Context: one part of a larger RNA
RNA sequence: CUGGGCGUAAAGGGCUUGUAGGUGGCCUAUCAAGUCAGGUGUGAAAUCAUCCCGCUUAACGGGAUAAUUGCAUUUGAUACUGAAUGGCUUGAGUGCAGGAAGGGAAACUGGAAUUUCCGGUGUAGCGGUGAAAUGCGUAGAUAUCGGAAAGAACACCAGUGGCGAAGGCGGGUUUCUGGCCUGCAACUGACACUGAGGAGCGAAAGCUAGGGGAGCAAACAGGAUUAGAUACCCUGGUAGUCCUAGCCUUAAACUAUGCACAUUAGGUGUGAGAGGAUUAUUCCUUUCGUGCCGACGCUAACGCAUUAAAUGUGCCGCCUGGGAACUACGAUCGCAAGAUUGAAACUC
Numbered sequence: 001c002u003g004g005g006c007g008u009a010a011a012g013g014g015c016u017u018g019u020a021g022g023u024g025g026c027c028u029a030u031c032a033a034g035u036c037a038g039g040u041g042u043g044a045a046a047u048c049a050u051c052c053c054g055c056u057u058a059a060c061g062g063g064a065u066a067a068u069u070g071c072a073u074u075u076g077a078u079a080c081u082g083a084a085u086g087g088c089u090u091g092a093g094u095g096c097a098g099g100a101a102g103g104g105a106a107a108c109u110g111g112a113a114u115u116u117c118c119g120g121u122g123u124a125g126c127g128g129u130g131a132a133a134u135g136c137g138u139a140g141a142u143a144u145c146g147g148a149a150a151g152a153a154c155a156c157c158a159g160u161g162g163c164g165a166a167g168g169c170g171g172g173u174u175u176c177u178g179g180c181c182u183g184c185a186a187c188u189g190a191c192a193c194u195g196a197g198g199a200g201c202g203a204a205a206g207c208u209a210g211g212g213g214a215g216c217a218a219a220c221a222g223g224a225u226u227a228g229a230u231a232c233c234c235u236g237g238u239a240g241u242c243c244u245a246g247c248c249u250u251a252a253a254c255u256a257u258g259c260a261c262a263u264u265a266g267g268u269g270u271g272a273g274a275g276g277a278u279u280a281u282u283c284c285u286u287u288c289g290u291g292c293c294g295a296c297g298c299u300a301a302c303g304c305a306u307u308a309a310a311u312g313u314g315c316c317g318c319c320u321g322g323g324a325a326c327u328a329c330g331a332u333c334g335c336a337a338g339a340u341u342g343a344a345a346c347u348c
Base pairs, nucleotide, nucleotide: 003320004319005318006317007302008301012316014201015200016199017198021194022193023192025088026087027086030083031082033081034080035077036076037075038074039073040072041071042070049065050064051063052062053061054060091191092188093187094186095184096183097182098181099180103177104176105175106174107173108172109171110154114150115149116148117147118146119145120144121143125136126135162169163168206247207246208245209244210243211242215241216240220236221235222234223233258315259314260313261312262311263310266293267292268291269290270289271288272287273286274285275284276283277282297304298303321348322347323346330341331340332339333338
């Protein structure tokens, strides 16, 4: 390479959109590029294969045939693929009528708690721990009542419940805005699937500039613990956490399971609809989502099992012994931190 694989052994891209490309529903006049059949030419000889023959045999040699699976040309075939004409509606989309939701953005707004400040009451402790101490407090703390300010997060509802492509999203109201589901079957008529590059989004931490800073808290300081304690525990505490604008582009970015379509027993919860039956609120059918259990089947086993890891198809990504190595060098990107791409010597 071929092949075989990718939940946990190496291996699914963090996620979407979409270019090229690959692949693609039903009927059809026609063409004949692929495809199939026949003919012709060519495919040097030697070698190889089969048969026969010659050296005493063999190696070796001679002859014939086969083979040379290919290419070119020509004559046909037209099921499939392709091209092409005209159509179809089931894939896809639009429309109409409804529906649910922490989907996104902006503005406004609410209460509890915390801290600080002011005032009242009040007096010697408070705080903290395994026990303590550092710390705070007679300059009146802690506790308690009243008032004010600030920032951040939204108890209960809350649910293997909802929404989103993923990251993620949770007080309330308004405005703008995206997707989804159900029913009808009016419209378009294959407009589809996937998607190398490209583009966009992308937790936290980090970076730049300007704000903000209550609580928490890397670093740091002190107190403990300890043989030591650059920790775990305690008292403090700065970046940061928050907002605006711009970077960074990584995660156990996990369902460690790419996307789409089709097929293949059931049972039982739950969310959102629709249609029936019965109406004392329960049952039946059906669609989409989200869980658990489980037959066939699959799996090395664990387990998966209509939300597949089953059975198939299409397209993409990726793997090919461990270490060296999420490295070096180079390149691209970045303000930097670094990210992406990504070896070898050597070694087992």
Notes
Small-subunit ribosomal RNA, central domain from a metagenome, 348 nucleotides, folded computationally. It matches the Rfam family "Bacterial small subunit ribosomal RNA". The full RNA is in RNAcentral, with records from SILVA. The coordinates come from a structure-prediction model, not an experiment, and the mean pLDDT is 88.